A computed fold for a 349-nucleotide part of an RNA from an uncultured organism, annotated as small-subunit ribosomal RNA, central domain. The coordinates come from a structure-prediction model, not an experiment, and the mean pLDDT is 90.
Context: one part of a larger RNA
RNA sequence: CUGGGCGUAAAGGGCGCGUAGGCGGCGUGUUCAGUCAGAUGUGAAAGCCCCGGGCUCAACCUGGGAACUGCAUUUGAUACUGGCACGCUCGAGUCCGGGAGAGGUGAGUGGAAUUCCCAGUGUAGAGGUGAAAUUCGUAGAGAUUGGGAAGAACACCAGUGGCGAAGGCGGCUCACUGGACCGGUACUGACGCUGAGGCGCGAAAGCGUGGGGAGCAAACAGGAUUAGAUACCCUGGUAGUCCACGCCGUAAACGAUGUGUGCCAGCCGUCGGGGAGCCUAGCUCUUCGGUGGCGUCGCUAACGCGUUAAGCACACCGCCUGGGGAGUACGGCCGCAAGGUUAAAACUC
Numbered sequence: 001c002u003g004g005g006c007g008u009a010a011a012g013g014g015c016g017c018g019u020a021g022g023c024g025g026c027g028u029g030u031u032c033a034g035u036c037a038g039a040u041g042u043g044a045a046a047g048c049c050c051c052g053g054g055c056u057c058a059a060c061c062u063g064g065g066a067a068c069u070g071c072a073u074u075u076g077a078u079a080c081u082g083g084c085a086c087g088c089u090c091g092a093g094u095c096c097g098g099g100a101g102a103g104g105u106g107a108g109u110g111g112a113a114u115u116c117c118c119a120g121u122g123u124a125g126a127g128g129u130g131a132a133a134u135u136c137g138u139a140g141a142g143a144u145u146g147g148g149a150a151g152a153a154c155a156c157c158a159g160u161g162g163c164g165a166a167g168g169c170g171g172c173u174c175a176c177u178g179g180a181c182c183g184g185u186a187c188u189g190a191c192g193c194u195g196a197g198g199c200g201c202g203a204a205a206g207c208g209u210g211g212g213g214a215g216c217a218a219a220c221a222g223g224a225u226u227a228g229a230u231a232c233c234c235u236g237g238u239a240g241u242c243c244a245c246g247c248c249g250u251a252a253a254c255g256a257u258g259u260g261u262g263c264c265a266g267c268c269g270u271c272g273g274g275g276a277g278c279c280u281a282g283c284u285c286u287u288c289g290g291u292g293g294c295g296u297c298g299c300u301a302a303c304g305c306g307u308u309a310a311g312c313a314c315a316c317c318g319c320c321u322g323g324g325g326a327g328u329a330c331g332g333c334c335g336c337a338a339g340g341u342u343a344a345a346a347c348u349c
Base pairs, nucleotide, nucleotide: 004320005319006318007303008302012317014201015200016199017198021194022193023192025088026087027086028085029084030083031082033081034080035077036076037075038074039073040072041071042070049065050064051063052062053061054060091191092188093187094186095184096183097182098181103177104176105175106174107173108172109171110154114150115149116148117147118146119145120144121143125136126135162169163168206247207246208245209244210243211242215241216240220236221235222234223233258316259315260314261313262312263311266294267293268292269291270290271289272288273287274286275285276284277283278282298305299304322349323348324347331342332341333340334339
């Protein structure tokens, strides 16, 4: 160097955009760089290997051969790869016409519930638990009626349903805006795939500044339980949860399954669109895209996967190499900090 792997055994980067690089559709011509063949030169000697010879053998020494898989020059070959030129449309994209959606951002707005405040009615309990107590209440609570304030979240619809690259996204309305899908074939003409670095996005918690604060609730306090109870249960309760701006950059960031493309039985459901037929409130057949269940070949250690592959292949990236030490130390980079990232060794089993 080659050889093996990555759903659950160690191993897919949290996700995207994209630089270098790697790889790349069909046809014709040209070139002959890669590639292939021949020739010539060179590839020191020793050593290795083969056949001999010499020390009694061997080690050792020695003659010859082979080899030196390489490099250079040269003569050819032209299928494939590359370069150049021209062309093509099945890849990719543009255009036109449609319908679907919790996709994103901003502004506005609605009702239920909760808590608090005011007033009325009204009394002695309320609350809470396994049972209690802490707690609230005769200074009138809880209950009930009316009025008001505030913040946060949006019951039903709701679905193995939809959208998004992932994180994630659910009241309603408006504005701005991204992507996908279906149909038409009008246009461009390989414009493609992947992507080390890089850049951006990235739940929750946490941090900074300023707001906000109803409910919930780390910490904390009290009441219980208990041998104890720094818990589970109860009564309170502060950060926080919410908003704006700026950081952090992690996760069981999971389908524990990288992205793209092609190929390889079917059956059933569901979402979005198109087409055809009909005894058109609808049903049947069919087609494209998504999302589920089962299952053939095949794969798998098994479990299971199975056209949404973990099947058969190709391209490119990331990653793994016994357990502990350790995702730690040191150093670098990043961060206000918390810490993140990159990432060992001794020692030990």